The RNA shown here (glycine-GGAnGA riboswitch aptamer) has 190 nucleotides and comes from Neobittarella massiliensis (ex Bilen et al. 2018). Taxonomically the source falls in Neobittarella (ex Bilen et al. 2018) (Bacteria, Bacillati, Bacillota, Eubacteriales). The RNAcentral record of the sequence draws on Rfam. Its mean pLDDT, the model's own confidence on a scale to 100, is 76. Rfam family: glycine-GGAnGA riboswitch aptamer. A reference for the family is Weinberg et al. (2017), "Bioinformatic analysis of riboswitch structures uncovers variant classes with altered ligand specificity", Proc Natl Acad Sci U S A. Rfam describes the family as follows. glycine-GGAnGA riboswitch is a variant of glycine riboswitch that have in common a U69A change. This riboswitch is associate with genes that encode either saccharopine dehydrogenase or amino acid transporters and other genes with not predicted function. Clan: Glycine riboswitch clan. Gene Ontology term of the family: glycine biosynthetic process.

RNA sequence: ACGGUGGAUGGCGACCCUAGACAUCGGCGCGAUGAGACGCCGGGGCCGAAGAAGCAAACCGCCCGGGGCGCACAUUUCCCCGGCGGCAGAAACUGACAGGCAAAAAGGAAGGUAGCCAGACGGACCUCUGAAGAGAGCGGCUGCGGCUGCCGCCUACGUGGCAAUAACCAACUGGCAAAAGGACAGAGAG
Repeated sequence: ACGGUGGAUGGCGACCCUAGACAUCGGCGCGAUGAGACGCCGGGGCCGAAGAAGCAAACCGCCCGGGGCGCACAUUUCCCCGGCGGCAGAAACUGACAGGCAAAAAGGAAGGUAGCCAGACGGACCUCUGAAGAGAGCGGCUGCGGCUGCCGCCUACGUGGCAAUAACCAACUGGCAAAAGGACAGAGAG
């Protein structure tokens, strides 16, 4: 600087939207020996978006070492860096307890719409920290940093589509070892 008592934000229930992953194998039941993947039990594989759990920085405590500030020295306090510990520490991250894996139905985080209740902050910018997915493909050029053609793939900058400011859809841009970037999340400062 922007939005906000003409209602920020949170809670509650309702409605809309909403991805992923075996029509897996065996046994039993129902049934007529058949059809019927209708139900129950057990084994294996897989998914990540109900719920629950785990943790980074920050924070708190302790300790030793180093550094800094006062005219100088010593001690103490304070500040910074480093080490150790903590019943403190978020998420769409991590795993997979629970849940789920043809279609339909049900469920489904986040998002959206209005309602009720409470009633003052919220977002962006800056700093620190965490943060997924997908070929270190094949060929050419190179100043060795990369650039480029083809094929395959991902979605979490941005952009476009839809009821929509969506994490849904698409894949123009971007990306597919590490680094960088990274929606989002926690903290700090004003």